[in-house]
This is a predicted structure of a 103-nucleotide RNA (SAM riboswitch aptamer (S box leader)) from a Chloroflexia bacterium. Its Rfam family is "SAM riboswitch aptamer (S box leader)". About the family: The SAM riboswitch is found upstream of a number of genes which code for proteins involved in methionine or cysteine biosynthesis in Gram-positive bacteria. The coordinates come from a structure-prediction model, not an experiment, and the mean pLDDT is 85.
RNA sequence: CACUCAUCCAGAGGGGCGGAGGGAUCGGCCCAUUGAAGCCCCAGCAACCACCCGGAUUCCGGGCAGGUGCUAAGUCCGACAGCACGGCGCUGGACGAUGAGGG
Numbered sequence: 001c002a003c004u005c006a007u008c009c010a011g012a013g014g015g016g017c018g019g020a021g022g023g024a025u026c027g028g029c030c031c032a033u034u035g036a037a038g039c040c041c042c043a044g045c046a047a048c049c050a051c052c053c054g055g056a057u058u059c060c061g062g063g064c065a066g067g068u069g070c071u072a073a074g075u076c077c078g079a080c081a082g083c084a085c086g087g088c089g090c091u092g093g094a095c096g097a098u099g100a101g102g103g
Stems, first nucleotide, its partner, number of pairs: 001103001003101006013042005021031003025079004043071003048067002051063005080092004
């Protein structure tokens, strides 16, 4: 980097440095000098993987918190397709994110 599988309506913020951007892309709408990004410290959330226990054929339940991840807004909303419709909408997908696996 591409591929495969699973999940994405829950949850969880303070401080220091920094000094204008950020929310992937585009459009919208938001966040931000009452301090954005980034880096560091501490705290927290969750439980994908690992590990432990029980039952079961590759799964289910429980525990733990070592490896990741995450801590504005449903993945912030939409984008493509189908259905419905005066308008608001519903369902599925794509994109994206995270984890795990093999290449």